Transfer RNA from Micavibrio sp., 75 nucleotides, folded computationally. The RNAcentral record of the sequence draws on ENA.

């Protein structure tokens, strides 16, 4: 150079048109004599970035970017 996956919370990852969710971690509370563990409750993300199509975009389509994976190439 080519083709192909992947990019959502601090972290691993789901959600694949109707304005986002687990599970650890963080925080309060309960509960114990006191920790753990366990339970309720909360915070914390405009979904890498920009467009286009839709009444409506994390989903669809185009480009960029950034990681991996094959393939080809040059000495």
């Nucleotide at each position: 150079g080519c083709c192909g996956c992947c990019a959502u919370a601090g972290c691993u990852c789901a959600g694949g048109g109707g304005u986002a969710g687990a599970g650890c971690g963080c925080g309060u509370c309960a509960u114990u004599g006191g920790u753990a563990a366990u339970g309720a409750c909360g915070a914390g993300g405009u979904c890498g970035c920009a467009a286009g199509u839709u009444c409506a975009a994390a989903u669809c389509u185009c480009g960029c970017u950034g990681g991996c994976g094959g393939c080809a190439c040059c000495a």

Its Rfam family is "tRNA". Rfam classes the family as a transfer RNA.